[in-house]
RNA sequence: GGCAGGGUAGCUCAACCGGUUAGAGCGCGGGAUUCAUAACCCCGAGGUUGGGAGUUCAAGUCUCCCCCCCGCCA
Numbered sequence: 001g002g003c004a005g006g007g008u009a010g011c012u013c014a015a016c017c018g019g020u021u022a023g024a025g026c027g028c029g030g031g032a033u034u035c036a037u038a039a040c041c042c043c044g045a046g047g048u049u050g051g052g053a054g055u056u057c058a059a060g061u062c063u064c065c066c067c068c069c070c071g072c073c074a
Stems, first nucleotide, its partner, number of pairs: 001073003005069003010026004019057001028044004050066005
């Protein structure tokens, strides 16, 4: 340099042809339980969906440019 995959919550990942509050598990905070801790149970906070532009009534999702990660080829 070429090709392919990926970047969404602190971490690991969903969100199936574009469709209306963007979710789950773990973690974190609070509560309940316990003599106490852990586990289990209940509640809660946490997101400019890598950055920018475009298309559209509507974009995590489509198009273009850029950045980053992993793989293959040279």
Molecule: transfer RNA
Organism: Pyrinomonadaceae bacterium